This is a predicted structure of a 75-nucleotide RNA (transfer RNA) from Methanosphaera sp. Its mean pLDDT, the model's own confidence on a scale to 100, is 84.
RNA sequence: GGGUUUGUAGCCUAGCCUGGAUAGGGCACCAGACUCCUAAUCUGGAGACCGGGGGUUCGAAUCCCCCCAAAUCCG
Numbered sequence: 001g002g003g004u005u006u007g008u009a010g011c012c013u014a015g016c017c018u019g020g021a022u023a024g025g026g027c028a029c030c031a032g033a034c035u036c037c038u039a040a041u042c043u044g045g046a047g048a049c050c051g052g053g054g055g056u057u058c059g060a061a062u063c064c065c066c067c068c069a070a071a072u073c074c075g
Stems, first nucleotide, its partner, number of pairs: 001074007010027004020058001029045005051067005
């Protein structure tokens, strides 16, 4: 330098191929119930507008382009 894959809450992950509209789940966190207290369990709650920018479209996490980062392969 070139190819491929990946990037979504503090952490992990689904959704992307087939665009449909307050982005779902688990752990962790906060509050309450239970308990003598803690843990466990149960109930409720907050947290990401999807790596960054631009484009297409009525509508983009999803399609297109550029860039950034990581992994891997080739030279």
Annotation:
Rfam family: tRNA. The family's RNA type in Rfam is transfer RNA. The RNAcentral record of the sequence draws on ENA and MGnify.